[in-house]
This record gives sequence, structure tokens and C1' cells, in this order.
RNA sequence: CGCCGCGUGGGGAAGUCGGUCAUCCCGCCAGACUCAUAAUCUGGAGAUCGGCGGUUCGAGUCCGCCCGCGGCCA
Repeated sequence: CGCCGCGUGGGGAAGUCGGUCAUCCCGCCAGACUCAUAAUCUGGAGAUCGGCGGUUCGAGUCCGCCCGCGGCCA
């Protein structure tokens, strides 16, 4: 150099065949409960999906290039 896979809140995952509010678990914040802490319950903040461009009425999903990580071949 070439080929394959992956990149989605702070962390870990799901998201099927493009479709309207991007979901779940942990964590974080606030409240309830408690003498208090933990546990439990309720509510909340946080990702425009690695970046740019394209296709489309519509892209996390499809296409191109680039970046990062892992693997294969030499």
C1' cells in the first nucleotide's frame, strides 16, 4: 500500500427493510423514604450518531473521501 470489521450521551449496548419523539442498562443531578447512609421509588440533564460531501421528500441506516481503533495478507 491492499482487504475486512468497528466508531451512537460520562461508560456499555440496541436501533431489522431509510420514515416522523434516537431506546435500554450503569453512572450523574434533584426530590421522596430514613436519625443518617445504602437500597428502593419519582422526576430531570446529557448524544443532531467519528468528520466532510453526496443520493433522497426524508439518512444513525445507502454511496464517496478522510480520521481513529482492531484484525488479516505481504
A computed fold for a 74-nucleotide RNA from a Thermoguttaceae bacterium, annotated as transfer RNA.
It matches the Rfam family "tRNA". It is annotated as a transfer RNA.
The sequence is in RNAcentral, with records from ENA.
The organism belongs to Thermoguttaceae, within Bacteria.
The prediction has a mean pLDDT of 81.